SAM riboswitch aptamer (S box leader) from a Bacteroidota bacterium, 114 nucleotides, folded computationally. Rfam family: SAM riboswitch aptamer (S box leader). Rfam describes the family as follows. The SAM riboswitch is found upstream of a number of genes which code for proteins involved in methionine or cysteine biosynthesis in Gram-positive bacteria. Lineage of the source: Bacteria > Pseudomonadati > Bacteroidota.
């Protein structure tokens, strides 16, 4: 890098270096940022995917948080292909519109395989 599976409205920030951008990409919006962005380092924390330990004895359950990742503004910041559904509209059908409806796409992270 590729494939598969799982997860997303919860949770958790200070310091130092740095010096202008950041929120994945494209477009639009919105937001954060010299009261200091990104990035890096240290410390603290959150979470519980893998691991380890404990309880339990089949429900592949519960707890702790040892180690490996991850994460610590805003729902993955929001919307945007297509399909299905609902609402509304209308005599009917269609176009267009709306939905904290579903699938999907994309990206991220974990685990497994390669």
């Nucleotide at each position: 890098g590729a494939u598969u599976u799982a997860u997303a409205a919860a949770g958790a920030a200070g310091a130092g270096u740095g010096g202008a951008g950041a929120g994945a990409c494209u477009a639009g919006g919105c937001u954060c940022a010299g009261c200091g962005a990104a990035a890096c380092u240290c410390u603290a924390g959150c979470a519980a995917c893998c691991u380890u330990c404990c309880c339990g004895g089949c429900g592949u359950g519960g707890g702790a948080g040892u180690g490996g990742u991850g994460c610590u503004a805003a729902u993955a910041c929001c919307u945007a292909a297509a399909c299905c559904g609902g609402c509304g509209g209308g005599a009917a059908a269609a176009u267009g519109g709306c939905c904290a409806g579903g699938u999907g796409a994309u990206a991220a992270u974990a685990a497994a395989u390669u």
Its mean pLDDT, the model's own confidence on a scale to 100, is 78.